[in-house]
Background
RNAcentral holds the sequence, with entries from Rfam. This is a predicted structure of a 147-nucleotide RNA (FMN riboswitch aptamer (RFN element)) from Thalassovita litoralis.
RNA sequence: GCGUGUUCUCAGGGCGGGGUGAAAUUCCCCACCGGCGGUAAGGGGCCACGCGCCCCAAGCCCGCGAGCGCCCCGGCCAAUCCGGGGGUCAGCAGAUCUGGUGCAACUCCAGAGCCGACGGUCAUAGUCCGGAUGGAAGAGAACGACC
Numbered sequence: 001g002c003g004u005g006u007u008c009u010c011a012g013g014g015c016g017g018g019g020u021g022a023a024a025u026u027c028c029c030c031a032c033c034g035g036c037g038g039u040a041a042g043g044g045g046c047c048a049c050g051c052g053c054c055c056c057a058a059g060c061c062c063g064c065g066a067g068c069g070c071c072c073c074g075g076c077c078a079a080u081c082c083g084g085g086g087g088u089c090a091g092c093a094g095a096u097c098u099g100g101u102g103c104a105a106c107u108c109c110a111g112a113g114c115c116g117a118c119g120g121u122c123a124u125a126g127u128c129c130g131g132a133u134g135g136a137a138g139a140g141a142a143c144g145a146c147c
């Protein structure tokens, strides 16, 4: 230098105020939150000023993750139950427009919107409780191999 192998570490935020009610952090009004990688005309730094390099920058642009579903195996002959496995099978899978600037905006500026697994609950949950002291997209470190 490379980015292959092993091990280890890390890897999610948010209901505050008011209303109704027997009961709601679940409904209504106001409020609050935004995982990982990519892209980047914004911001910052460096500068041998080359339209150069580095860092940060999207919930709703591209892709991914957990969850549910689905499929397989077992309990067990059967199942709506329980346990284990799969990850392309991709079905749920979610959500953005308008105006401005400009050669160019899905990303900048302004405004107005919208979205959020499953199970539980004196009452319907992105924010409470639970599976979960779990798993994981990935991020980083150490060591080894190789050139």
Stems, first nucleotide, its partner, number of pairs: 001146001005143006016030004032126001033116002035064004042056005059114002067092002069089001070086006096112005118130003